Annotation:
Predicted 3D model of a 265-nucleotide RNA (Bacterial large signal recognition particle RNA) from Pelotomaculum sp. UBA5255. The prediction has a mean pLDDT of 78. Its Rfam family is "Bacterial large signal recognition particle RNA". Rfam's curators write: The signal recognition particle (SRP) is a universally conserved ribonucleoprotein involved in the co-translational targeting of proteins to membranes. A reference for the family is Rosenblad et al. (2003), "SRPDB: Signal Recognition Particle Database", Nucleic Acids Res. It is annotated as a non-coding RNA gene. The model forms 94% of the base pairs in the Rfam consensus.
RNA sequence: CCGUGCUAGACGGGGAGGUAGCGGUGCCCUGUACCCGCAAACCGCUGUAGCGGGGUUGAAUUCCCGCCCGAGGGUUUAGCUUGUGGGGUCCGGAACCUGUAAGGGGUGUUGAGGACUGGGUCUCGUGCAACGGGAAUUCUCGAACCGUGUCAGGUCCUGACGGAAGCAGCACUAAGGGAAAAACCCCGGGUGCCGCGAGGGCACCUGGUCUGAGCUACCUGCAGGUGUGCCGCCCGGAAGUUCAUAUUCGAAGGCAGGUGCACGG
Repeated sequence: CCGUGCUAGACGGGGAGGUAGCGGUGCCCUGUACCCGCAAACCGCUGUAGCGGGGUUGAAUUCCCGCCCGAGGGUUUAGCUUGUGGGGUCCGGAACCUGUAAGGGGUGUUGAGGACUGGGUCUCGUGCAACGGGAAUUCUCGAACCGUGUCAGGUCCUGACGGAAGCAGCACUAAGGGAAAAACCCCGGGUGCCGCGAGGGCACCUGGUCUGAGCUACCUGCAGGUGUGCCGCCCGGAAGUUCAUAUUCGAAGGCAGGUGCACGG
């Protein structure tokens, strides 16, 4: 150096989480790299850290160590977005109230406003009208018997003459029912551009007399005040996102180095 056969080792790895710690099952990332059984309020083990059983490969492109690169994950701080709890005197805005009258608007010599005076809206009483109810009046209907009149038939009395009671029917009415335009009478009150009298008198409306130029507060402005979490603001906490910051773990890949045994030639 070559050949043959073994052994160590390898037959995925990583992150978070879980755990006293380690590994696994489960989730996530990379990637395709044996099989069977066990396994999350779990399964197995003890820092040489899965357990039990079987198979393939096997000292090198495959094993081990170091370096480079770096998918992806965790944590911290910061920015942005979303939503959430609390704060009303935070000289904040918005909302509301009061005042003012600078600008605008409306109105005013066809007379603003003011003074005096009268009246109305208001209260009480009374009257009238309307409305509602009732009663009366007129007409009409209306009684098997217990209403009236007339009472066929029939019944009763009588020797006869002649009488008696009386059903149905008919007519008239009672209780009661129905209709009726206006007028009369009684009662009522959440009715009235109505009348009369008394009262009241702040406000509003209106007439007369006197005077003679403003009045209004509708919008904007200005001043003061009120409470409200609607908006901004303050304090706190949550979620997401950012080739934003710092840190940590780190696969695949690349580079370089290291590493057995036996036999034969």